[in-house]
RNA sequence: UAAAGGAAAGGGCGGGACGCAAAGCCACCGGCCUACGUCCGGGCAUCCGGAUAGGGCGGCGGGGUUGCCGGG
Numbered sequence: 001u002a003a004a005g006g007a008a009a010g011g012g013c014g015g016g017a018c019g020c021a022a023a024g025c026c027a028c029c030g031g032c033c034u035a036c037g038u039c040c041g042g043g044c045a046u047c048c049g050g051a052u053a054g055g056g057c058g059g060c061g062g063g064g065u066u067g068c069c070g071g072g
Base pairs, nucleotide, nucleotide: 001014018059024065025064026063028062029061030060031057032056033055037052038051039050040049041048042047
């Protein structure tokens, strides 16, 4: 960039870029993002606001694990 699908965050397949001496893989801990649903609040409420992951981020940190380089 594109994008079936998704409430959204975000993301599969495809193409491209910067990079990664783990920036490979894994949601266990922390952090961050979203809020369908649920709860609460509000004078016009089919609306608005707030809270909350069961959703997500592995190029946010820790941890686990595998690999690469060198030595023994």
Molecule: c-di-GMP-I riboswitch aptamer
Organism: Syntrophaceae bacterium UBA2192